[in-house]
Context: one part of a larger RNA
Molecule: large-subunit ribosomal RNA, domain II
Organism: Thermoplasmatota archaeon
């Protein structure tokens, strides 16, 4: 892992609802007694109800009017229950106001919920009590044991020499030391080695520290859990220690985690608001569901009338604040410059106003939409098959997510915080290659047809035509590309040149005054400054660029000749090019595609869903005595509410089957929407069903579930 068996909303009590039943202004017994197989008969104490109000003293209540659903009636009308008005009781400041008042309860059973209890099951770390431990380990005590070999050479002593002496020096002797090296022994430093389902719940190898000592060790003995012991690490106290183990209190508690067992039908949420030591949770509201009451209107959609609003935009010469340039007037305290011997003066800036002008504002507005909203009306839709509403029972939810649009944070995020709509959540199906939230579309079952989105070369159902563009495999993606750059190419517009010859190309000329003047070592068209004329001409600059030290030289502008038809420039535009970088090799889904299978514009077909239409069937709601009928709008669904069923064990009732083969098992057939039911064959070898009721340790795939098997 698999299989079998076990395995989770129970029981008691008191409370509030609902249903059924008994009795009913009453209902009902409890303990207990008697008797019995069960049960039955007694038992009135007590409890609930029939009157309330008031803190209390205390006082102490309905059938008067109107409307009106169901219903009755030919109708008028009556009218249970219901609603309203007026009254009544009581408290009160005799006002207001509160509570009560025109009779329904009670007992039992079943069921829903919440309270108290272990309270659906499993799960802590804890806290407290009582006991057991020092055979591990810490420290103390008693009594024993162990430490190869080598080295060093303290004190003391001896001899010699020296000295006045104290003493010193040298050589020996001697054998001290928490001395040195190093086995046993003890330890456990490094490789951060091996191992790491190990040889081992701490080992192995290498290297390393101590090794006569505060050494190591045997046996015995003492200290005990808020206690011990500790050369002190919160270490150790039996693989357990920031308070041991075991047993008990104990089913501690857990707002947290996991699990929670058969079927079908109806409806169907929320991730919001408020409060809470509240933020993983609760309570109330909103939202969901079920029931009752009630009895006629309701509305969230659209349009219109009458109102509300100050956003988007716009504007500012309408305020307020910001802000550009200029003209003009004033000022002369400030700054600067100039003039003056100084006093002082002039000009510019600055400052203040006026006018013109460029530009702005969430906390500016002379203006001002769309839009939103109040109310009324109409349409439409819903509603006597009972809506809107009121009351009551029950639950879930209170961590939301994305897309589009409008915003705030920071026009960053698969970011975060708001609003509106939609979807997912709780939604299947078709499309998008694949893909919760994008497009189509809301799935009762089965069959047939038509479409939607999206597609129609092949994979793969279905296609052709017309006119253009693209040469980049651009593209074939709803979505992945920017500034800058470019004789790629399409289309349109405008201007200029052009047969008196344009544009390009080739050939010729491109001169003289003059080396213009200045400057300069030099400056001659061409370092720089100034000027930029005149002449000859078809034309030729006091020179466009290269060049020289300066000249020279080459070239251009400009001219002519040859040639012979369009050329040049600008603006706009479609498609394309470059710009262009991501990690295994590589993706338009792939193959592949070029007058297309790309892009643009257009036309007509077709394919394509559970959508729409249609046939049959089922369910649901309602009508009906039934047969049957109606449903334009019904039947997706998590949390969850409600309803109806299937099956299991046992009991009662009635009634059956079985050795001529029960239960159980294997296989097959068949009925039912399903849980499930029935039949047959074989096996098996002794019990087992059905009806109507009752009852419950009643249904398993999960819980690192428990036990067993494998």
């Nucleotide at each position: 892992g698999c299989c079998a068996g076990g395995g989770a909303g129970u029981u008691u009590u008191g409370a509030c609802g609902u249903g059924u039943g008994g009795c009913g202004a009453g209902g009902u017994u409890a303990a207990c007694c008697a008797u019995u197989c069960a049960g039955u008969g007694g038992g009135a104490a007590g409890c609930c109800g029939a009157a309330g109000c008031g803190a209390a003293a205390g006082c102490g209540a309905g059938u008067g009017c109107u409307c009106g659903c169901a219903c009755a009636g030919c109708a008028a009308u009556g009218g249970a229950g219901g609603a309203g008005c007026a009254g009544c009781g009581u408290a009160g400041c005799c006002u207001a106001u509160g509570c009560g008042u025109g009779a329904a309860g009670u007992c039992a059973c079943a069921u829903g919920u919440g309270g108290a209890a272990g309270a659906c099951c499993c799960g802590a770390a804890u806290c407290c009590g009582g006991u057991c431990g020092a055979u591990c380990u810490a420290c103390g005590c008693c009594u024993g044991a162990g430490c190869a070999g080598g080295u060093u050479g303290a004190a003391g002593c001896c001899u010699a020499g020296c000295g006045a002496a104290a003493g010193c020096u040298a050589g020996g002797u001697g054998g001290a030391g928490g001395a040195c090296c190093g086995a046993a022994c003890c330890a456990g430093u490094u490789c951060u080695g091996a191992u790491g389902u190990g040889c081992a719940a701490a080992u192995c190898g290498u290297u390393u520290g101590g090794a006569u000592g505060a050494c190591u060790u045997g046996g015995g003995u003492g200290u005990a859990g808020g206690g011990g012991u500790u050369a002190a690490a919160g270490g150790c106290u039996a693989a357990u220690c920031u308070a041991g183990g075991c047993c008990g209190g104990u089913a501690a508690u857990a707002g947290c985690g996991g699990g929670u067992u058969c079927c079908c039908c109806c409806c169907g949420a929320u991730a919001c608001u408020a409060c809470c030591c509240g933020c993983a949770g609760g309570u109330a509201g909103a939202c969901u569901u079920c029931g009752a009451c009630g009895g006629a209107g309701a509305u969230g959609u659209u349009u219109g009338g009458c109102g509300a609003g100050g956003u988007a935009g716009a504007g500012c010469a309408a305020c307020c604040g910001a802000a550009u340039a200029g003209u003009u007037g004033g000022u002369a305290a400030g700054c600067a410059a100039c003039c003056g011997a100084a006093a002082g003066g002039u000009u510019g800036c600055g400052c203040c106003g006026a006018c013109u002008u460029c530009u702005c504002a969430a906390a500016c507005u002379c203006c001002g939409a769309a839009c939103u909203u109040g109310u009324c009306a109409a349409a439409a839709u819903c509603g006597u098959a009972g809506a809107u509403g009121u009351c009551g029972g029950a639950u879930g939810c209170u961590a939301g997510a994305g897309u589009u649009c409008a915003g705030g944070g920071a026009u960053a995020a698969g970011c975060u915080c708001u609003g509106a709509a939609c979807u997912c959540g709780u939604g299947a199906a078709g499309g998008g290659a694949a893909c919760a939230u994008c497009c189509u579309a809301g799935a009762c079952g089965a069959g047939g047809g038509u479409u939607a989105a999206g597609g129609u070369c092949c994979c793969u159902a279905a296609a052709a035509c017309u006119a253009a563009c693209u040469a980049a495999g651009u593209g074939c993606g709803a979505a992945u590309c920017a500034a800058a750059g470019g004789g790629g190419u399409u289309u349109g517009c405008a201007g200029c040149c052009u047969a008196a010859a344009a544009c390009a190309g080739u050939g010729u000329g491109g001169a003289g005054g003059u080396u213009g003047g200045c400057u300069u070592a030099g400056a001659a068209g061409c370092a720089g400054c100034c000027a930029u004329c005149c002449u000859u001409u078809a034309a030729a600059g006091a020179g466009u660029g290269c060049g020289u030290a300066a000249c020279a030289g080459c070239u251009c502008a400009c001219u002519c000749a040859c040639c012979g038809a369009g050329g040049c420039u600008g603006c706009a535009u479609g498609c394309g090019c470059c710009g262009a970088a991501g990690a295994u090799g590589g993706a338009a889904g792939g193959g592949g595609c070029u007058a297309a299978a790309g892009u643009u514009a257009g036309u007509u077909a077709c394919c394509g869903a559970g959508a729409c239409c249609u046939u049959c069937g089922a369910a649901c709601a309602c009508c009906g005595a039934a047969a049957g009928g109606u449903g334009a709008u019904u039947u997706g669904g998590u949390a969850g509410g409600g309803g109806g069923g299937c099956g299991u064990g046992c009991c009662g009732u009635c009634u059956g089957g079985g050795c001529g083969g029960a239960a159980g098992g294997u296989c097959c057939u068949u009925c039912g929407a399903g849980a499930g039911g029935a039949g047959g064959a074989c096996u098996g070898g002794a019990c087992c069903g059905g009806u109507c009721g009752g009852u419950a340790u009643c249904g398993c795939g999960g819980a690192u579930c428990c036990u067993g098997g494998u």